[in-house]
RNA sequence: GAGAGUUUGAUCCUGGCUCAGGAUUAACGCUGGCGGCAUGCCUAAUACAUGCAAGUCGAACGAGAGUAGCAAUACUCUAGUGGCGAACGGGUGAGUAACACGUAGGAAACCUGCCUCAAAGUCGAGGAUAACUACUGGAAACGGUAGCUAAAACUGGAUAGGAUAUAUUAAGGCAUCUUGAUAUAUUUAAAAGUCCUUCUGGGAAUGCUUUGAGAUGGUCCUGCGGCGCAUUAGCUAGUUGGUGAGGUAGUAGCUUACCAAGGCGACGAUGCGUAGCUGAGCUGAGAGGCCAAACAGCCACACUGGGACUGAGACACGGCCCAGACUCCUACGGGAGGCAGCAGUAGGGAAUAUUGGACAAUGGGGGGAACCCUGAUCCAGCAACGCCGCGUGAAGGAAGAAGGUCUUCGGAUUGUAAACUUAUGUUGUCGGGGACGAAGCGAGACGGUACCCGACGAGGAAGCCCCGGCUAACUACGUGCCAGCAGCCGCGGUAAUACGUAGGGGGCGAGCGUUAUCCGGAUUUACUGGGUGUAAAGGGAGCGUAGACGGCGUAUCAAGUCUGAUGUGAAAGGCAGGGGCUUAACCCCUGGACUGCAUUGGAAACUGGUAUGCUUGAGUGCCGGAGGGGUAAGCGGAAUUCCUAGUGUAGCGGUGAAAUGCGUAGAUAUUAGGAGGAACACCAGUGGCGAAGGCGGCUUACUGGACGAUAACUGACGCUGAGGCUCGAAAGCGUGGGGAGCAAACAGGAUUAGAUACCCUGGUAGUCCACGCCGUAAACGAUGAAUACUAGGUGUCGGGGCACAUAAGUGCUCCGGUGCCGCAGCAAACGCAAUAAGUAUUCCACCUGGGGAGUACGUUCGCAAGAAUGAAACUCAAAGGAAUUGACGGGGACCCGCACAAGCGGUGGAGCAUGUGGUUUAAUUCGAAGCAACGCGAAGAACCUUACCAAAUCUUGACAUCCCUCUGACCGGUCUUUAAUCGGACCUUCUCUUCGGAGCAGAGGUGACAGGUGGUGCAUGGUUGUCGUCAGCUCGUGUCGUGAGAUGUUGGGUUAAGUCCCGCAACGAGCGCAACCCUUAUCAUUAGUUGCUACGCAAGAGCACUCUAAUGAGACUGCCGUUGACAAAACGGAGGAAGGUGGGGAUGACGUCAAAUCAUCAUGCCCCUUAUGGCCUGGGCUACACACGUGCUACAAUGGCCGGUACAAAGAGCAGCGAAAUUGUGAAAUGGAGCAAAUCUCAAAAAGCCGGUCUCAGUUCGGAUUGUAGUCUGCAACUCGACUACAUGAAGUUGGAAUCGCUAGUAAUCGUGGAUCAGCAUGCCACGGUGAAUACGUUCUCGAGUCUUGUACACACCGCCCGUCACACCAUGAGAGUUUGUAAUACCCGAAGCCGGUGGCUUAACCGCAAGGAGAGAGCCGUCUAAGGUAGGACAGAUGAUUGGGGUGAAGUCGUAACAAGGUAUCCCUACGAGAACGUGGGGAUG
Repeated sequence: GAGAGUUUGAUCCUGGCUCAGGAUUAACGCUGGCGGCAUGCCUAAUACAUGCAAGUCGAACGAGAGUAGCAAUACUCUAGUGGCGAACGGGUGAGUAACACGUAGGAAACCUGCCUCAAAGUCGAGGAUAACUACUGGAAACGGUAGCUAAAACUGGAUAGGAUAUAUUAAGGCAUCUUGAUAUAUUUAAAAGUCCUUCUGGGAAUGCUUUGAGAUGGUCCUGCGGCGCAUUAGCUAGUUGGUGAGGUAGUAGCUUACCAAGGCGACGAUGCGUAGCUGAGCUGAGAGGCCAAACAGCCACACUGGGACUGAGACACGGCCCAGACUCCUACGGGAGGCAGCAGUAGGGAAUAUUGGACAAUGGGGGGAACCCUGAUCCAGCAACGCCGCGUGAAGGAAGAAGGUCUUCGGAUUGUAAACUUAUGUUGUCGGGGACGAAGCGAGACGGUACCCGACGAGGAAGCCCCGGCUAACUACGUGCCAGCAGCCGCGGUAAUACGUAGGGGGCGAGCGUUAUCCGGAUUUACUGGGUGUAAAGGGAGCGUAGACGGCGUAUCAAGUCUGAUGUGAAAGGCAGGGGCUUAACCCCUGGACUGCAUUGGAAACUGGUAUGCUUGAGUGCCGGAGGGGUAAGCGGAAUUCCUAGUGUAGCGGUGAAAUGCGUAGAUAUUAGGAGGAACACCAGUGGCGAAGGCGGCUUACUGGACGAUAACUGACGCUGAGGCUCGAAAGCGUGGGGAGCAAACAGGAUUAGAUACCCUGGUAGUCCACGCCGUAAACGAUGAAUACUAGGUGUCGGGGCACAUAAGUGCUCCGGUGCCGCAGCAAACGCAAUAAGUAUUCCACCUGGGGAGUACGUUCGCAAGAAUGAAACUCAAAGGAAUUGACGGGGACCCGCACAAGCGGUGGAGCAUGUGGUUUAAUUCGAAGCAACGCGAAGAACCUUACCAAAUCUUGACAUCCCUCUGACCGGUCUUUAAUCGGACCUUCUCUUCGGAGCAGAGGUGACAGGUGGUGCAUGGUUGUCGUCAGCUCGUGUCGUGAGAUGUUGGGUUAAGUCCCGCAACGAGCGCAACCCUUAUCAUUAGUUGCUACGCAAGAGCACUCUAAUGAGACUGCCGUUGACAAAACGGAGGAAGGUGGGGAUGACGUCAAAUCAUCAUGCCCCUUAUGGCCUGGGCUACACACGUGCUACAAUGGCCGGUACAAAGAGCAGCGAAAUUGUGAAAUGGAGCAAAUCUCAAAAAGCCGGUCUCAGUUCGGAUUGUAGUCUGCAACUCGACUACAUGAAGUUGGAAUCGCUAGUAAUCGUGGAUCAGCAUGCCACGGUGAAUACGUUCUCGAGUCUUGUACACACCGCCCGUCACACCAUGAGAGUUUGUAAUACCCGAAGCCGGUGGCUUAACCGCAAGGAGAGAGCCGUCUAAGGUAGGACAGAUGAUUGGGGUGAAGUCGUAACAAGGUAUCCCUACGAGAACGUGGGGAUG
């Protein structure tokens, strides 16, 4: 020391992505009251206008000017000589991977102005020169010549000390050496000015010189530490060392001559890239990671490059010289410049301030001092850029005001919020006072600032972001996959808590959000603190080098280790405790810390070193057996093929079926002989051997390893193993052989939509041998090697021991191999489990999201194929493992169903009816669409219905409620108008009353509203279909599992059934099944009118029978036998009207199909409102080249027609059924008895039976169509009704592919009734009559169920998914080249400058009488060398016609490779082929 979201239908795991936190020299958006303290060019080390940033000293010097003075002189100022300073302070981070920095040391190898201390001295001479004057050159900058002059400027001399060399000597030390003494030789100093004074002089302080010491500052050397790439592996010539010389303050190849050939490097040299380092800062629990603003230490740099001068100190930011670029001035000859100082400007950029004040303080330079200078510094200005503090008000105040928003219209919320009342005054404004910071003679920028006092007055002061989850906070409206949002997941396609706005809410608050970056979360690089069987990850295997690790003792050392002390670890910062600003931030003090490094004292267990032993690790020896271990040579038989010969004749061969092929020139078959190559049946085995790859006939030779036993020998000799070396299946390559069979490629035949495949016939490389390459595989146990430990059980191979036994052998046990099961433990699970994936140790290898990609580039290897090493851009939010539940499978097992089969009858062909599609139309209203739409909604479209179309017409409306006014009606009737509604006229006409009015109705009016068969069945309720009357679907508790889940519900039987029985970590329960309900079949009892009739008929009587309708009985595998497990149950039988749910009906589990219906109804939202509403007439829904579904009638003799005759059930009936009778050929008409119905009527049942006729034909079958004439209903039969009569007499002679129904009172066939309805039925619903055939059986088709298996599916196979091609965009590789840059190399040229050389030239001091000399200077030459030039390479970047693959995109094209046995099991390596996924061959894996 906190986690969360996101892979899935769900789960666990792995694993990435994302978020919540903190921070910042920040920027941007919106907003903005005050103060304190900090901070403010991260980019262009780009270029800079202007001003300032380093001067000072007259007590070093001469001169000039000015002031005062008559003057001497004094004072002030100034250029110059001279001194000190300018090497500090200030800026920046370009360069630098380095002794640059940090830390600890060293210098016996060094320097140090000013300062401090000590000692000694400060003597005596000399010659110049600037300023200045004169002349003069130049545009200027700047000079030139001649002359004058001073010094603390310069030069000799003396003396001292010092230094150097040599010699002698003493002491010390750390190797070279250090310190001292003596002698000799050489060499080397100086400067004065001021003040006081008793004035030749003395004194004081300050200077100057020498020496010694200190302090300070610097220089050099060394150990250790801190960075990326190995696709940078070799680098190095002054390089490494030595000697001599030079050089420096000093060491040193620092330089040079010579000699030697070294030096660095896998413990990462060299190269490239990047970078100032540190104290610190941010973050983090820490370990770490990141960073290098401000402050502080060090370094480096100063336009770029080079160079030296001066000086104590520089190779010098505001100095010099040279080269280069740039800018400026110019009279064109030549000159000037360097803000990475402070301000400021331009530019760049997302972005960073004033051309301010003061030296008052602190500090610095000069001076004796006063003082001068100081953009160091102290202050002020600007900026919410950061941190900290304060305020924008406080208390009371419910009618819970108004307004806003929402609303279920009741209310809720904004909200004590406001208004209002009371008090206060931080801040603000005005007025007054007024500092500390200063020690000093004086002097305060800040500053009239902080602070204090008084007055005024709630008056001037709040925003930003968010509200789907993570994540605190929700509603309305607008929008409608649009506009937009988004950190991740994801929102938006008409009810968006996710967009925009509003109300409300949440968070923070003078700020709030966004963006960028860093750390955290991330144990997601794992030291603390991860992994590698299947998720990413064990090297193909061995040998072995370096390295790492290492058995049991004794002694010793003290490197590691532990401990004490000392030094250091700057200050600041951080921590703790105090203190000061009103508090805090901020500042100050004290303490501790700074985990480090070094020195030193000690300890000796452990690691390590050394020495010496031991035998258990390891190895050797002797004995023994096992084995497809390896290499070479030889031998053998079976089989295939071929050749020769014989026998023999028409086929063989091949397949799912065929064909290609072979065969009458004699095949196949068969017999005999021969040739040749390859492989070794049986034995043979989760058996053996080998490191792995791999190894199989037999014999011989050579040879490796392991094992058992023994305990003689060595004495830790061991384990692992980066690089390295060796071996390494198959394919492939090279050379030469060989070639029987098989067989990539190829050819042909099939299959197919195609078939570059699967199948077939052929067939070449190859497969075989020798030699040489290649070096890869699913090279797998997907499991690196070694050692030790940790329950057992059971096989098998090799060897040994003990016991028993005559023997075969049996039992026990030990070692080594190889399997299975299993405990603990481990594991995400699966599983592993002494052959570990357990517990530990050692070493090696490898992994860090998916794709891009094992690709590109580079390098190494290879003859090639290719192998090894091995990225990035870009893109996605997943990819993945194991297990779960489903679904699915051209997986498996079992079982069922008129599912098939066995049958009967149909449909599909004809005509017609009806529905649908399509077409047409002004409209042909709408819906239903595989099964599960299509004689369906519709149980009945001429008007109406009606929703559609045309035309006309109404607007509070045809209908509901409320309000106002008037009237007394409304209803009904008559006339008129119109196509009709609408409209107009007339007649008739209210109730109650307390007389106020009320009720009711109508007319008119206003607005709320009515109305909608308008949209959305994908917003819904309700209802319904379907799987399916299939046997299933669940729950509670328990148990198992981390979990999703499992168990129960699986298993053995059985059933129509999850029906029942048995077993079982389950025990129970619910919804379903069954039963209960209705009906039907038998009987009983009761009751009988309108029913029935044994009474002769009627009346009456009766209720046995039929029947009616109410209650019961009956059937339960109850009984017997067999089978079964002693069960459930099955089979058979008896009895019974009925037998195993007797038949039929009602009854439809959890759920599926966004199934159907907004047009039955209801309903949210949206839409219309003189119309998408209302009303009315006419038309349409009835159309008609066509296609489909469902039916009717037929095609005939089991029949048609005519005549006669028999037997039902169930229904309906008053705006009804309608009898008899009469009329009509008939439909019907007239008529009106009876009946609200067991009474009357519809009502005739038909097939059947009897008799007759027809005689196989488009008919005496069939009846469509058409004509004429009628009947009925109805306002009305034209579009568009039904029926009748007469006439007409079409297609059709049993129906292709295909397909439907049915298992018994069923199919088939026959008629009857009903609903709807004025009328209209081949449809629908119901009723009875006659009344079959067949079922071996479950192989196949379809559907369903249970168990199991595989899965990459879960929108669930109508799934998922691969590759080419086409189009668009993106990044990237190659590319003739082009271009830019970087660092070197070689050569040329070579500035300035140091150093060296130097003939002639020039030259005040010193020497010399002079000539001249010493010394110095310019010039010239040489080495080195910047910039520049030339050249060839190296490396890096940009760009490039074209080209390669990759990625991403809307619903493109071609196929269907993978996932199920994915329809040819898949995959790996390799070779060949092919539009593409891919196919085939060889070997391998099982994933």
The RNA shown here (small-subunit ribosomal RNA) has 1487 nucleotides and comes from an uncultured Bacillota bacterium. It matches the Rfam family "Bacterial small subunit ribosomal RNA". Its family is annotated with structural constituent of ribosome and ribosome in the Gene Ontology.